[in-house]
Molecule: transfer RNA
Organism: Desulfovibrio sp.
RNA sequence: GCCAGCUUGGCUCAGUUGGUAGAGCGGCUGAUUCGUAAUCAGCAGAUCAAGAGUUCAAGUCUCUUAGCUGGCU
Numbered sequence: 001g002c003c004a005g006c007u008u009g010g011c012u013c014a015g016u017u018g019g020u021a022g023a024g025c026g027g028c029u030g031a032u033u034c035g036u037a038a039u040c041a042g043c044a045g046a047u048c049a050a051g052a053g054u055u056c057a058a059g060u061c062u063c064u065u066a067g068c069u070g071g072c073u
Stems, first nucleotide, its partner, number of pairs: 001072007010025004019056001027043005049065005
């Protein structure tokens, strides 16, 4: 330099055919316990890497940029 993949709560990951973003772990509150752990119930937390475009509507499609990973040279 060229090519491909990835980027979604604090972490690890889903999200199918474009239709109002979920799970597990973690955090907080309560119940239970003499107390802790475990268990149970509930709550908060992501405008989806950044920008632009298409569309009635974009995490999803298109383009540009950034970062990471791999391959080729």